Predicted 3D model of an 81-nucleotide RNA (Glycine riboswitch aptamer) from a marine sediment metagenome.
The RNAcentral record of the sequence draws on MGnify.
The model forms 89% of the base pairs in the Rfam consensus.
RNA sequence: GAUCGGGAGAGUCGGCCCCGCCUGCGUGACCGACGCCGAAGGAGCAACCGCCCCGGAAUCUCUCAGGCCACCGGACCGUUC
Numbered sequence: 001g002a003u004c005g006g007g008a009g010a011g012u013c014g015g016c017c018c019c020g021c022c023u024g025c026g027u028g029a030c031c032g033a034c035g036c037c038g039a040a041g042g043a044g045c046a047a048c049c050g051c052c053c054c055g056g057a058a059u060c061u062c063u064c065a066g067g068c069c070a071c072c073g074g075a076c077c078g079u080u081c
Base pairs, nucleotide, nucleotide: 001081002080004078005077006076011034012033013032014031015030017028019026020025021024035068036067037066041064042062043061044060048056049055050054
């Protein structure tokens, strides 16, 4: 690096459209407002590490990005090559 499996967190309100039928309710997409999450990536500190005075650097911090139904993605862990 590849393969298979496991893999968390965080949302409400309003608008609008479609669909359903129980006619006032529900689901979803989009838009807006504010809020929230950290485990793609990115950035910061520097715990730590090494071939050691020079390098590498996080599960910590930030939230630019990403995410907050599901799917996808997913750090990390395990199997096999």